[in-house]
RNA sequence: GGUUCUGUAGUGUAGUGGUUAUCACACUCGCCUCACACGCGAAGGGUCCUGGGUUCGAUUCCCAGCGGAAUCA
Numbered sequence: 001g002g003u004u005c006u007g008u009a010g011u012g013u014a015g016u017g018g019u020u021a022u023c024a025c026a027c028u029c030g031c032c033u034c035a036c037a038c039g040c041g042a043a044g045g046g047u048c049c050u051g052g053g054u055u056c057g058a059u060u061c062c063c064a065g066c067g068g069a070a071u072c073a
Base pairs, nucleotide, nucleotide: 001072002071003070004069005068006067007066010025011024012023018056028042029041030040031039049065050064051063052062053061
C1' cells in the first nucleotide's frame, strides 16, 4: 500500500428502520456476617466513534473520515 471485517455503559455483549437501546460482570446502597467473601434485593451509569446522505422516521441502510483486527504484498 491492496482486500475483508469491525466500532453500542468501566469491560464483554443483544438489538434486520418505529417513538423508554438489552443482558451479564464490575461500581454504589441495603439485607445477611463479629468481620470479609458468597448469596439476596435495589439504584445509578449511554452525545449507539465523527460528519454527511437516503427516509415521515436511522443504533440499524449508503458514502467519507478516524480508530481497531485479520489477511496478501